[in-house]
Predicted 3D model of a 73-nucleotide RNA (transfer RNA) from Qipengyuania vulgaris. Its Rfam family is "tRNA". About the family: Transfer RNA (tRNA) molecules are approximately 80 nucleotides in length. Its family is annotated with triplet codon-amino acid adaptor activity in the Gene Ontology. The prediction has a mean pLDDT of 80. The source organism's lineage runs through Bacteria, Pseudomonadati, Sphingomonadales, Erythrobacteraceae and Qipengyuania.

RNA sequence: GCCGGCUUAGCUCAGUUGGUAGAGCAGUUGAUUUGUAAUCAUCAGGCCAGGGGUUCGAAUCCUCUAGCCGGCA
Repeated sequence: GCCGGCUUAGCUCAGUUGGUAGAGCAGUUGAUUUGUAAUCAUCAGGCCAGGGGUUCGAAUCCUCUAGCCGGCA
């Protein structure tokens, strides 16, 4: 330099042809317990890496940028 992949909740990851963003773990509160852990219930937490475009509507399609990983030279 060229090519490909990834970026979504604190962490690990889903999200099947574009149509109101989810799970597990962690966290809050409550129950249970002498207490802790475990268990059960409950609640909170995300402008979907950033800019632009297409569309009635974009995490999803197009484009540019950034970061990370890999291949070729």